[in-house]
RNA sequence: AUCCCGAAAAGGCAAACCCACCGUGAGAUGGAGGCGCAAAGUCAUGGGUCUGUAAAUCUUACAGACCGCCAGACUGCUGAA
Numbered sequence: 001a002u003c004c005c006g007a008a009a010a011g012g013c014a015a016a017c018c019c020a021c022c023g024u025g026a027g028a029u030g031g032a033g034g035c036g037c038a039a040a041g042u043c044a045u046g047g048g049u050c051u052g053u054a055a056a057u058c059u060u061a062c063a064g065a066c067c068g069c070c071a072g073a074c075u076g077c078u079g080a081a
Stems, first nucleotide, its partner, number of pairs: 012037002018031003022027001035068001041074003045071003048066007
């Protein structure tokens, strides 16, 4: 000097539940709330889970939802031992 790890500090995000509203639905958005998170930032790319429709003997196809299910890609603040 670089890499890995990540204490501390400054902050950040925001689960469940409740309210409003949208949606056939999974669920999304906003308010309140705070379970937790070093990417709990973004992307539906792969797998997975869920919803709707169709067919159905085996089983599958299409459309959608969940990035706080896992992986992957891109990006980001701090940097003690």